The RNA shown here (Lysine riboswitch aptamer) has 161 nucleotides and comes from a mouse gut metagenome. The model forms 89% of the base pairs in the Rfam consensus. Rfam family: Lysine riboswitch aptamer. The literature on the family includes a 2003 paper in Cell by Mandal et al., "Riboswitches Control Fundamental Biochemical Pathways in Bacillus subtilis and Other Bacteria". Gene Ontology term of the family: lysine biosynthetic process.
[in-house]
RNA sequence: GAUAGAGGCGCGGCUCGCCAUCAGUACCAUCGGCAACCCGGCAGGCACCGGCGAUGGGAAAGGGGCGGCCGCCGAAACGCCUGUUUUUCCCGUGCCCUGCGGGGCGGGCGUUGGGCCGCCGGAGAAGAUCCGGCGGACUGUCACGCAAGUGGAGCGCUGUC
Numbered sequence: 001g002a003u004a005g006a007g008g009c010g011c012g013g014c015u016c017g018c019c020a021u022c023a024g025u026a027c028c029a030u031c032g033g034c035a036a037c038c039c040g041g042c043a044g045g046c047a048c049c050g051g052c053g054a055u056g057g058g059a060a061a062g063g064g065g066c067g068g069c070c071g072c073c074g075a076a077a078c079g080c081c082u083g084u085u086u087u088u089c090c091c092g093u094g095c096c097c098u099g100c101g102g103g104g105c106g107g108g109c110g111u112u113g114g115g116c117c118g119c120c121g122g123a124g125a126a127g128a129u130c131c132g133g134c135g136g137a138c139u140g141u142c143a144c145g146c147a148a149g150u151g152g153a154g155c156g157c158u159g160u161c
Stems, first nucleotide, its partner, number of pairs: 001161005008073001010072005016067004027057006038051004042099002044096004076112009089103004113139002116136008141152004
């Protein structure tokens, strides 16, 4: 240098199937009210819709659980920078212009061995789930050590050539 592996509730993906939630919410219809001002729909302009009550009807997406399939062991996650961007990816009522924000995808740098539990914070409709920080024991790995144990990090460890 090449190649092949290991850690276990191991990591991730799917336009596949089922389920709960989202929610009796948004929205629609009818009736009543308001009709000025004000407020909301990311910011500006034009427009449109809405704001309260009753009755009837009544979703979806994102996120999630289980199953199946697939790719894997810096698997993957997070942070920062950057490109893509309104017609050349998508979303934020319609149109126009310029932005802003969010998501997806690509690239660079940095951090984290792994899962679990607890606390705090964030995202989220959420007692789901995810993310970050701190702490705890456990576990795999290598080093040191007579031992009990201690310490380090995956840019590591083991096997073969």